[in-house]
Glycine riboswitch aptamer from Luteipulveratus halotolerans, 98 nucleotides, folded computationally. NCBI's taxonomy places the organism under Bacteria, Bacillati, Actinomycetota, Micrococcales, Luteipulveratus.

RNA sequence: GAACACCGGGCGGGAGAGUCCUCCUCACCAGCCGGUGGCGAGGCGCCGAAGGAGCAAACUCCCCGGAAACUCUCAGGCGCCAGGACCGUCCGGAUCAG
Numbered sequence: 001g002a003a004c005a006c007c008g009g010g011c012g013g014g015a016g017a018g019u020c021c022u023c024c025u026c027a028c029c030a031g032c033c034g035g036u037g038g039c040g041a042g043g044c045g046c047c048g049a050a051g052g053a054g055c056a057a058a059c060u061c062c063c064c065g066g067a068a069a070c071u072c073u074c075a076g077g078c079g080c081c082a083g084g085a086c087c088g089u090c091c092g093g094a095u096c097a098g
Stems, first nucleotide, its partner, number of pairs: 006093008018044001020043004025038005045078003051074001052072003059065001
């Protein structure tokens, strides 16, 4: 005392799938039947790019082990907001070749 890679943070970009049905409650509209919106609960359907889980070949005498943007959907999500793998960029940290 670096760069790449690693960890954390800021900023930007960032997909998919029902704002379906029923009920409770609150507010508003309304002469009534009802209607609209919000929160919550249940049901069915669906999505996968938080997280989680599973697996191939090579390798190995054999076993073990063995990846993902693949698969499963436990979790999460299915109007907006939020979240969001991943990408770019900046800052910091740790480590360290020379």
The coordinates come from a structure-prediction model, not an experiment, and the mean pLDDT is 80.
The RNAcentral record of the sequence draws on Rfam and Ribocentre.